[in-house]
Context: one part of a larger RNA
């Protein structure tokens, strides 16, 4: 290299866009690069394969012949490639409608929490398994009125919706991306995948400037305990929030790459279109999202038109456990670290 694999055994890149590359719809003509056939040359001998033969056999030795490679000539034209013009089913575009926490920005709203001011009011409050630390006669907790601030948006809410993934949830407005159905007289293969590259990427973390109600690593105190650097309680700073930049990881999970086609059903649910009916409703179909299951598949569990079934194309990845996602080197980063990624040794 060939091979076998990747839901849970080792293995799908976190996700997208995309250059090169690989692969690519229908029919016609042409060409003859690939392909196939015949012939010629070459391919030292030995070796190797096949068929014989010789040493008593074998190893060994001898004879004949051969696959494969390269080059040339001639021929074939199905398939692949090239060329030409054509097609509409893939792809895109157009029109009419539609749903949505998709993204960005701005404005606004109410509930709650904490704090401040004032009123009422008096001895407790708070907390726990029980307590204590803590708060409170300098008037707390409770309650009423007023004010301030920050963060998050109860109900609706749903194995509901949207997004490539991360993710997205009060209301309104503006800007903006994608998706779905139906129609169709447009373009005419414009496609799929995608190493490299580029972009996006939860939380925590970092830099600068703001902000800071609640919560809360660290830290302090109280308990518990043999101890308690914890679990419980009282406090509490980074942080959590905003703006700009960095970082680039995750059980980034459906632990299941993307695209396309094909292969019985049943039952929910979200969005659209059609048909029947006066209507309630029934029914057909497309796109999504769940459950159960035929065939099939799987080591089993399970999966089962949202496949882990049957196939094709391309990419990524795996190859016993530990050492180790470590060391060294490279690249990136302010750092933390990320990425690429061994070996000795050992079982």
């Nucleotide at each position: 290299c060939u091979g076998g694999g990747c839901g849970u055994a080792a293995a799908g890149g976190g996700c997208g866009c995309g250059c090169a590359g690989g692969c690519g719809g229908u029919a016609u003509u042409u060409c003859a690069a690939g392909u196939u056939g015949u012939c010629u040359g070459u391919a030292a001998a030995a070796a190797c394969g096949u068929g014989g033969g010789g040493c008593u056999u074998a190893a060994c030795c001898c004879c004949a012949u051969g696959u494969c490679g390269c080059a040339g000539a001639c021929a074939a034209a199905a398939c692949u490639a090239g060329a030409a013009g054509a097609c509409u089913g893939g792809a895109g575009g157009c029109g009419u409608g539609g749903a949505g926490a998709g993204g960005c920005a701005g404005a606004c709203a109410g509930a709650a929490u904490u704090c401040c001011u004032g009123g009422u009011g008096u001895a407790g409050c708070g907390g726990u398994g029980a307590a204590a630390u803590g708060c409170g006669u300098a008037g707390a907790u409770a309650u009423c009125a007023g004010g301030a601030a920050g963060a998050a948006u109860a109900c609706c809410a749903g194995u509901g919706g949207c997004g490539a993934a991360g993710g997205c949830g009060g209301u309104c407005u503006g800007c903006u991306g994608g998706c779905c159905a139906c129609g169709a007289a447009c373009u005419g293969a414009c496609g799929c995948u995608a190493a490299a590259g580029c972009g996006c990427g939860a939380a925590a973390g970092c830099c600068a400037g703001g902000g800071g109600a609640g919560c809360a690593a660290a830290c302090g105190g109280g308990a518990u305990u043999a101890g308690a650097u914890a679990c419980c309680c009282c406090g509490g700073u980074a942080g959590u929030c905003c703006u700009g930049g960095c970082a680039g990881u995750a059980a980034a999970c459906g632990a299941u790459g993307u695209a396309u086609g094909c292969u019985g059903g049943g039952u929910g649910u979200g969005g659209g279109a059609g048909c029947a009916g006066c209507g309630a409703u029934g029914u057909u179909u497309c796109c999504g999202u769940g459950c159960c299951g035929a065939a099939g598949u799987u080591a089993a569990c399970g999966c089962g038109a949202u496949a882990a079934g049957c196939a094709u194309a391309c990419c990524g990845c795996c190859u016993g456990g530990g050492g180790a996602g470590u060391a060294c080197g490279g690249u990136c980063g302010c750092a933390a670290g990320a990425u690429u990624g061994a070996a000795a040794c050992u079982c």
Molecule: small-subunit ribosomal RNA, central domain
Organism: uncultured bacterium